[in-house]
Model confidence (mean pLDDT): 80 of 100. Purine riboswitch aptamer from a Bacillota bacterium, 102 nucleotides, folded computationally.
RNA sequence: UUAUACAGACCGGUUUGCCCUCAUAUAUGUCCGAAGAUAUGGUUCGGAUGUCUCUACCAAGUUGCCGAAAAUGACUUGACUAUGAAGGCGGAUGCAAUAUGU
Numbered sequence: 001u002u003a004u005a006c007a008g009a010c011c012g013g014u015u016u017g018c019c020c021u022c023a024u025a026u027a028u029g030u031c032c033g034a035a036g037a038u039a040u041g042g043u044u045c046g047g048a049u050g051u052c053u054c055u056a057c058c059a060a061g062u063u064g065c066c067g068a069a070a071a072u073g074a075c076u077u078g079a080c081u082a083u084g085a086a087g088g089c090g091g092a093u094g095c096a097a098u099a100u101g102u
Stems, first nucleotide, its partner, number of pairs: 005102003012095001013093007021085005026056001029049007041066002050057001058078007
C1' cells in the first nucleotide's frame, strides 16, 4: 500500500416532541332568548352566527351613560386554539455510506 473478515462513529436519512418569532383565521366579535341587579347597580345562564378551521369567544383596568326605567356605550392591556413558515434544543429508529480500529 492492497485484498478479505469482523467491529463501527460524527454527519446524513426516517419519525416525533418542546421553545421562540412571525403569517393566516377572528374582530377573544355580532345577534337572539330567559332570569336578575338598580347610581354601594349594570349580572347570570342558554342558543345561533362568524373561520377553506378544531377549539375559544373571556379577564383586568380606565371612562361614560341611565335620575329609578330597562337598557348599557367607548377605550386600553392580556391569550388560547387550528394551519403554515424561519430559527433553536432534544428523543426514538439504525436505514445507507464513509472515516477509523482489530
Its Rfam family is "Purine riboswitch aptamer". The family has 133 seed sequences and 4,097 matches in Rfam 15.1. About the family: Riboswitches are metabolite binding domains within certain messenger RNAs that serve as precision sensors for their corresponding targets. On this family, see Mandal et al., Cell 2003: "Riboswitches Control Fundamental Biochemical Pathways in Bacillus subtilis and Other Bacteria". It was read from a public genome assembly, where an Rfam model found it.